[in-house]
RNA sequence: AAAGUCGGCCAGGCAAUCGCUAGCAAUGAAAAUUUCUAGAGGAAAGUCCGGGCUCCACUAGGGCAGAGUGCCAGGUAACGCCUGGGCGGCGAGAGCCGAUGGAAAGUGCCGCAGAAAAUAUACCGCCUGGCUUUGUGAAUUCAAAGCUUGGUAAGGGUGAAAUGGUGCGGUAAGAGCGCACCGCGCUGAUGGUAACAUCAGUGGCAGGGAAAACCCCACUCGGAGCAAGGCCAAAUAGGGGUGUUAUAGCAUGGCCCAUGCUGCACCCGGGUAGGCUGCUUGAGCCAUUUGGUGACGAAUGGCCUAGAUGAAUGGUUGUCCACGACAGAACCCGGCUUAUCGGCCGACUUUCACU
Numbered sequence: 001a002a003a004g005u006c007g008g009c010c011a012g013g014c015a016a017u018c019g020c021u022a023g024c025a026a027u028g029a030a031a032a033u034u035u036c037u038a039g040a041g042g043a044a045a046g047u048c049c050g051g052g053c054u055c056c057a058c059u060a061g062g063g064c065a066g067a068g069u070g071c072c073a074g075g076u077a078a079c080g081c082c083u084g085g086g087c088g089g090c091g092a093g094a095g096c097c098g099a100u101g102g103a104a105a106g107u108g109c110c111g112c113a114g115a116a117a118a119u120a121u122a123c124c125g126c127c128u129g130g131c132u133u134u135g136u137g138a139a140u141u142c143a144a145a146g147c148u149u150g151g152u153a154a155g156g157g158u159g160a161a162a163u164g165g166u167g168c169g170g171u172a173a174g175a176g177c178g179c180a181c182c183g184c185g186c187u188g189a190u191g192g193u194a195a196c197a198u199c200a201g202u203g204g205c206a207g208g209g210a211a212a213a214c215c216c217c218a219c220u221c222g223g224a225g226c227a228a229g230g231c232c233a234a235a236u237a238g239g240g241g242u243g244u245u246a247u248a249g250c251a252u253g254g255c256c257c258a259u260g261c262u263g264c265a266c267c268c269g270g271g272u273a274g275g276c277u278g279c280u281u282g283a284g285c286c287a288u289u290u291g292g293u294g295a296c297g298a299a300u301g302g303c304c305u306a307g308a309u310g311a312a313u314g315g316u317u318g319u320c321c322a323c324g325a326c327a328g329a330a331c332c333c334g335g336c337u338u339a340u341c342g343g344c345c346g347a348c349u350u351u352c353a354c355u
Stems, first nucleotide, its partner, number of pairs: 001351010012320007020039004025034003041326001045337002048335005053225004061257004066221005071085005086100001087098004101216002106214002109209002123156002125152003129148007164182006183205001184203008229277004239268006248262004284303008
């Protein structure tokens, strides 16, 4: 200097002017006026997870089905999240990715091609025995071609994958047939909290893939949701009909049991749709110290930072610049995922040049 990897921060600024919402204070009978303070995000988005909170609920429990997660250890209120580690894959590397339990419990699947894809198998080949023909006038022998009994799965072909791999020996030709190493199974030792790793012994050895197929195993799981719920005011028709009704019915996912209650389901018709609350002090944020590899925890001190309700933060002018993308809270919080213009900072990897 270049290329790359990982992490963090910002999200137009400043000034003037007019305007909007909330809050404190003052004035005012009230309406309102004035000063001051504050006023959309890193994702507010998706509604995918986990909760807080409210109700079902006067009892709130058990089981089945179903659903979710899926290596180990931690963090957290909790999680399908985060951190660290193991194993596997990719990358030269920093790093990145993993739908990461079980195929010896069972069922199903692996098209086409190929002899054959599991109760495995022989297309081409190789070897052996027999027969026929030719080479040569004849025989033995040798060689070549063809047919056939038997042996074979090393070589070739097909395929994503062919029944452990490589090498040596052996054989009529071959084969774990035997041996060495690797792989696999079983047993043990050592290290580690563990997932696992390493080593030793032993056995010629159950052919592989895939469970994001069914399944098995382990753990977890009520529901509905601020349009939840509560209060006040007002109005109406305490209307009408059908079915069922204690051996019944109902009770916020389905079924059964338990428990509780006494009605329940549907249709027609009528009234109201207003106001207040829930509503923002939080598993909150910031700083310092401290424990930990880390996620995170503890102590001390400081701060209060939107609460709209047809929906508030906008318009104009000037100026600076990096010329600003994706994009707007609606009960609140912790995550994940997706979208995205540009700028700044830090650490690490590799290459080149110079010293």
Background
This is a predicted structure of a 355-nucleotide RNA (Bacterial RNase P class A) from an uncultured Ectothiorhodospiraceae bacterium. Rfam family: Bacterial RNase P class A. It is annotated as a ribozyme. Gene Ontology terms of the family: dimeric ribonuclease P complex, tRNA processing and ribonuclease P activity. Its mean pLDDT, the model's own confidence on a scale to 100, is 78. The sequence was found by an Rfam model in a public genome assembly.